The RNA shown here (c-di-GMP-I-GGC riboswitch aptamer) has 73 nucleotides and comes from a marine eukaryotic metagenome. Rfam family: c-di-GMP-I-GGC riboswitch aptamer. Its family is annotated with cyclic-di-GMP binding in the Gene Ontology.

[in-house]
């Protein structure tokens, strides 16, 4: 860099169970998509709260950076 390639991986919405005030998360089920959908709250964005604040949290499947990787024309 990313095939119409081989071998794997990962799993949105959506149900069901736990957990939290909530954002959400974590198991199962399922798959819309993903070549870093690995991992990291650093920058920005979004999004939650009972205690509104120079608080506290969420999200890395929303960008961008840091770090690390499989396979290969």
């Nucleotide at each position: 860099c990313g095939a119409u390639a081989a071998a794997g991986g990962c799993a949105a919405a959506c149900c069901c169970g736990u957990u939290g005030c909530a954002a959400a998360a974590c198991g199962g089920g399922g798959a819309c998509g993903c070549a870093a959908a690995g991992u990291u709250a650093u920058g920005g964005g979004u999004c939650u709260c009972g205690c509104c604040g120079u608080g506290a949290g969420a999200u890395u499947g929303c960008c961008a950076g840091g770090c690390u990787a499989c396979c290969g024309a």